A computed fold for a 72-nucleotide RNA from an archaeon, annotated as transfer RNA.
Rfam family: tRNA. It is annotated as a transfer RNA.
The coordinates come from a structure-prediction model, not an experiment, and the mean pLDDT is 84.
The sequence was found in a public genome assembly.

RNA sequence: GGGCUCGUGGUCUAGUGGUAUGACACAUCGUUGACGUCGAUGAGGUCACCAGUUCGAAUCUGGUCGGGCCCA
Numbered sequence: 001g002g003g004c005u006c007g008u009g010g011u012c013u014a015g016u017g018g019u020a021u022g023a024c025a026c027a028u029c030g031u032u033g034a035c036g037u038c039g040a041u042g043a044g045g046u047c048a049c050c051a052g053u054u055c056g057a058a059u060c061u062g063g064u065c066g067g068g069c070c071c072a
Base pairs, nucleotide, nucleotide: 001071002070003069004068005067006066007065010024011023012022018055026042027041028040029039030038048064049063050062051061052060
């Protein structure tokens, strides 16, 4: 330098155009003598960034940045 691939709450993850899903972790409440387990509830996301297409974009297109793999 070229090709492929990935980027989504604190962590991991589902989601191939129509309200962003679940688990763990966290907080509160119940249960316990207490802790833990278990149950209920809650908070937490400008979907890496900038543009474009579209009535509508995490999703499609172009570019940028970052991680990984391969070629030279």